[in-house]
A computed fold for a 74-nucleotide RNA from Bacteroidales bacterium UBA1208, annotated as transfer RNA. Taxonomically the source falls in Bacteroidales (Bacteria, Pseudomonadati, Bacteroidota, Bacteroidia). The sequence was found in a public genome assembly. The prediction has a mean pLDDT of 80. Rfam family: tRNA. The family's RNA type in Rfam is transfer RNA. Rfam's curators write: Transfer RNA (tRNA) molecules are approximately 80 nucleotides in length.
RNA sequence: CGGGGCGUGGCGCAGUUGGCUAGCGCACUUGCAUGGGGUGCAAGGGGUCGAAAGUUCGAGUCUUUUCGCCCCGA
Numbered sequence: 001c002g003g004g005g006c007g008u009g010g011c012g013c014a015g016u017u018g019g020c021u022a023g024c025g026c027a028c029u030u031g032c033a034u035g036g037g038g039u040g041c042a043a044g045g046g047g048u049c050g051a052a053a054g055u056u057c058g059a060g061u062c063u064u065u066u067c068g069c070c071c072c073g074a
C1' cells in the first nucleotide's frame, strides 16, 4: 500500500432478502425461602447497535466516509 473479516447493555452472543416497543445467557440490584453461605424462585435496572453522513414512509439490517482490532498478500 492492496484485499477480507469483526465492532450490539459489565462479559459472551443472537437479531441481516429493512417494518413496527433491540433480545438471550451469565453478571448486577431488590425481595422471598435458609440460622448463614451456596442454591432456587420472583421482580427490576442498564445498550440506540464503534463514529459521521446518505437512501427510504421506516435502517442494527442497504450505500459512502472514517476509527479500532484481527487475518491474507505485496
Stems, first nucleotide, its partner, number of pairs: 001073007010026004019057001028044006050066005